[in-house]
Context: one part of a larger RNA
Molecule: large-subunit ribosomal RNA, domain II
Organism: sediment metagenome
RNA sequence: GCCUACGAGUUACUACUCACUGGCAAGAUUAACCACCUAAGGUGGGCAGUCGUAGCGAAAGCGAGUCUGAAUAGGGCGACAAGUCAGUGGGUGUAGACGCGAAACUUUGUGAUCUACCCAUGAGCAGGAUGAAGUUGCCGUAACAGGUAAUGGAGGUCCGAACCAGUUUACGUUGAAAAGUAUUUGGAUGACUUGUGGGUAGGGGUGAAAGGCUAAUCAAACUGAGAGAUAGCUCGUACUCCCCGAAAUGUUUUUAGGAACAGCGUCAGGUAUAAGUUUUAUAGAGGUAGAGCUACUAAUUGGGCAAGGGGGAGUCAAAUCCUACCGAACUCAGAUAAACUCCGAAUACUAUAAAAUGUUUCCUGGCAGUGAGCCCCGGGGUGCUAAGGUCACGGGGCGAGAGGGAAAGAACCCAGACCAUCAGCUAAGGUCCCUAAAUCUAUACUAAGUUGAACUAAUGCGGUCCGAUUGCACAGACAGCUAGGAUGUUUGCUUGGAAGCAGCAAUUCAUUUAAAGAGUGCGUAACAGCUCACUAGUCGAGCGAUCGGGCGUGAAUAAUAAACGGGCAUAAGUAUAGUACCGAAGCUAUGGAUGUGUAGUAAUACACGUGGUAGGGGAGCAUUCCAUCAUCAGUGAAGGUGCGACAUGAGUCGUGCUGGAGAUUAUGGAAAAGCAAAUGUAGGC
Numbered sequence: 001g002c003c004u005a006c007g008a009g010u011u012a013c014u015a016c017u018c019a020c021u022g023g024c025a026a027g028a029u030u031a032a033c034c035a036c037c038u039a040a041g042g043u044g045g046g047c048a049g050u051c052g053u054a055g056c057g058a059a060a061g062c063g064a065g066u067c068u069g070a071a072u073a074g075g076g077c078g079a080c081a082a083g084u085c086a087g088u089g090g091g092u093g094u095a096g097a098c099g100c101g102a103a104a105c106u107u108u109g110u111g112a113u114c115u116a117c118c119c120a121u122g123a124g125c126a127g128g129a130u131g132a133a134g135u136u137g138c139c140g141u142a143a144c145a146g147g148u149a150a151u152g153g154a155g156g157u158c159c160g161a162a163c164c165a166g167u168u169u170a171c172g173u174u175g176a177a178a179a180g181u182a183u184u185u186g187g188a189u190g191a192c193u194u195g196u197g198g199g200u201a202g203g204g205g206u207g208a209a210a211g212g213c214u215a216a217u218c219a220a221a222c223u224g225a226g227a228g229a230u231a232g233c234u235c236g237u238a239c240u241c242c243c244c245g246a247a248a249u250g251u252u253u254u255u256a257g258g259a260a261c262a263g264c265g266u267c268a269g270g271u272a273u274a275a276g277u278u279u280u281a282u283a284g285a286g287g288u289a290g291a292g293c294u295a296c297u298a299a300u301u302g303g304g305c306a307a308g309g310g311g312g313a314g315u316c317a318a319a320u321c322c323u324a325c326c327g328a329a330c331u332c333a334g335a336u337a338a339a340c341u342c343c344g345a346a347u348a349c350u351a352u353a354a355a356a357u358g359u360u361u362c363c364u365g366g367c368a369g370u371g372a373g374c375c376c377c378g379g380g381g382u383g384c385u386a387a388g389g390u391c392a393c394g395g396g397g398c399g400a401g402a403g404g405g406a407a408a409g410a411a412c413c414c415a416g417a418c419c420a421u422c423a424g425c426u427a428a429g430g431u432c433c434c435u436a437a438a439u440c441u442a443u444a445c446u447a448a449g450u451u452g453a454a455c456u457a458a459u460g461c462g463g464u465c466c467g468a469u470u471g472c473a474c475a476g477a478c479a480g481c482u483a484g485g486a487u488g489u490u491u492g493c494u495u496g497g498a499a500g501c502a503g504c505a506a507u508u509c510a511u512u513u514a515a516a517g518a519g520u521g522c523g524u525a526a527c528a529g530c531u532c533a534c535u536a537g538u539c540g541a542g543c544g545a546u547c548g549g550g551c552g553u554g555a556a557u558a559a560u561a562a563a564c565g566g567g568c569a570u571a572a573g574u575a576u577a578g579u580a581c582c583g584a585a586g587c588u589a590u591g592g593a594u595g596u597g598u599a600g601u602a603a604u605a606c607a608c609g610u611g612g613u614a615g616g617g618g619a620g621c622a623u624u625c626c627a628u629c630a631u632c633a634g635u636g637a638a639g640g641u642g643c644g645a646c647a648u649g650a651g652u653c654g655u656g657c658u659g660g661a662g663a664u665u666a667u668g669g670a671a672a673a674g675c676a677a678a679u680g681u682a683g684g685c
Base pairs, nucleotide, nucleotide: 001685002684003683004682005681006680011095012094013093015092016091017090018089019088020087021086022085023084024083027051028050029049033045034044035043036042037041055062056061065077066076067075068074098236099235101233105226106225107224109222110221116200117199118198119197120196121195122194123193124192125190127159128158129157130155134151135150136149137148138147139146163187164186165185169182170181171180202218204214205213206212239620240619241618242617243616244615249262250261251260252259253258263370264369265367266366267365268364269363270362275360276357277356278355279354280353281352282351283350284349290343291341292340297337298336301333302332303331304330308326309325310323311322312321313320373398374397375396376395377394378393380391381390382389403414404413405412418592419591420590421589423588424587425586429582430581431580432567433566434565438579440578441577442576443575444574445573451569452568459554460553461552463551464550465549466548467547468546469545470544471543472542480538481537482536483535484534486511487510488509491505492504493503517532521530522529593610594609595608596607597606598605599604621674623671624670625669626668627667628666631663632662639658640657641656642655643654644653645652646651
């Protein structure tokens, strides 16, 4: 992992509540118990008790009323009658209460054969090295001291086996082993190691202290019991079909992943010139968008005018004068605002009326689930006009929605799947091939594979196309070519030099001219030289400038050629216009099923429906057992295994083979009543 079996809303209570069914009814009903019988039962008795028939008040009490109150007021609670017993079902309560699951707590015991420490009694430690004290001889001293040579054999001494330990590295890691092996290493006469027997016990022991050890278990051992502890938490919770179908919000919460009430769902009953919804009309309240501001508040740019101030002059002090300074108020022009408004919509909202719709509304009761939401569009707050961010509104969707398109994709675009069909038409989107349908029609553009369905800027471009305005031009434009481009003068100043061309100045003037600047650029140390403006000739038809638009181009940098879906494409790209076709579970066609409503005695007809999670309601299938009735079976029951048929489905029926003895229709009843999941349990493979 698979298969088989087992595996989760049960049962009790004369409890509470609601619905349905039945009995009796202003009443309903017995409990224990007793008697009898055909005896797990039945029949009869048993009115003790319970509920109802009257309420109000704290009570006395009064009573269709009563309490409060001075009240005959007002107000509160009542009064118009339906209950009760039993059964079944939905829900609740109390019980383990749908099943499995803690970590823990309490208590009775069991453990020191592992290990920690202690007690008693035993045992063990190859070999080698070092050589303390003491002692002796000799020397030495007045005597000691001291020296020297031997002897001696001390030590938590040294080296190193056994023994004990476990430092390093490697292996091992479903191991040979639930802690080892190899190498290496530490101690090895000691605070050493070890045998046997004994002691200390769970908030206790023991601990050269690591929260270590206390039997592979330790920040409180193990075993039994309380015990099915508790679990607002996680997981799981078993056959079918039909009808409807949510929520992720508000208030409160030792509350925030839980709950109570409300909201939204469902089922039953009720509700009428009612309510709800939509449209139109009329009447309203309102201060948003916008707009505006010599209409306020606040902010604000420039100008005019200007009180006042600063600075300067003046003077003993002033008056007074000047001012490229600042400048209130006023004024002209411009112009800002969520917490500004002289103004002011559209929508939305409220009311009334009419029309349409036809229970959608509302009320009462049973049963819920939800109370983590998310994305897109719109107008906003917050944030960085950041976020697949966050908060509240309006709409849509996903959630709980399949189908087609977007290559692929919860939410985008199209569109809401009752079933069947080898029928048709369309939507979004597409029509060269993959791939259904145009290599369609017309006119343009693009040359960048731009582009071909995510997105791409500031800024640059004599790439190219189109439009507009304007200038020059056969009295010859524009471009090219030929020729000229001079003189006063090297203008003046400056300067070492400055001659058109470092710089400064200038009525940058005048002359000769077809034309020629006191000079457009290159150049020189300065000149020279080249060139331009300008002019003539040649040539012979268009040539410039500005603005706007289309497509393109550089800017352009991320980990696969890797962001057309691919092939590929010069259209099969882009733009405009058009026709045809394809394309979905949409719509239509044909047949069928089913729900609700209307009509009808019915058959039936018509209309509108039939996506669906949580959840509510309805109708069924199957399994085991029981009762009654009936039936099948050795001419072959159940079970097994093939085949076929039927039914909307759970399933049912028939039959071949196997099997070898029971099985069961129909109608009711009762449940240990349906498995794919629970890191489910057991067994098998």